The RNA shown here (Lysine riboswitch aptamer) has 156 nucleotides and comes from a sheep gut metagenome. The RNAcentral record of the sequence draws on MGnify. Model confidence (mean pLDDT): 80 of 100.
RNA sequence: AGAGGCGCGCGGUACAUCAGUCACCCGGCGGAGGAGCGGGGCUCCGCGGAGGCCGGGCAAAAGGGUGCCGCGCCGAAAGGCGGUUCAGCCCCCGAUGGGCUGCCUUGGACGCCGACCGAACAGGCCGGCGGCUGUCGCCGGAAUCGGCGGAGUGCU
Numbered sequence: 001a002g003a004g005g006c007g008c009g010c011g012g013u014a015c016a017u018c019a020g021u022c023a024c025c026c027g028g029c030g031g032a033g034g035a036g037c038g039g040g041g042c043u044c045c046g047c048g049g050a051g052g053c054c055g056g057g058c059a060a061a062a063g064g065g066u067g068c069c070g071c072g073c074c075g076a077a078a079g080g081c082g083g084u085u086c087a088g089c090c091c092c093c094g095a096u097g098g099g100c101u102g103c104c105u106u107g108g109a110c111g112c113c114g115a116c117c118g119a120a121c122a123g124g125c126c127g128g129c130g131g132c133u134g135u136c137g138c139c140g141g142a143a144u145c146g147g148c149g150g151a152g153u154g155c156u
Stems, first nucleotide, its partner, number of pairs: 001156002005074001007073009024057006033045003037094005077106011107133002110130005116124002135150006
């Protein structure tokens, strides 16, 4: 420097989902509690009727996803555990999400099953199983094929 192929990452954009949901407005029922993802504190709202339920009106967004385009690439990159920091939400804890970081794991993509994250029959992630594929070594073979084994700290 190069290769693997449903190859990897980032950005933009479109679309679907979220959802006829949340919020807001109107009417009715109802009658004491209610308010961030969960818990606690604090504060606030509520018998001048909250929250809730039913009907009507209006009607989202984020996180997550997929397609396309562009860019950067082939330890591409991803993940797990720990540390630290930031976000909503005034404070604390947890969960979730983002940044940084230490160690570890994974050649690559895929399918099925289970746990977890998630609104989710999407997607992700961990574990198990399965074949596929690139590569190297060994064995067999005339052969581009087959068997076994290894790991990207690899292979050419």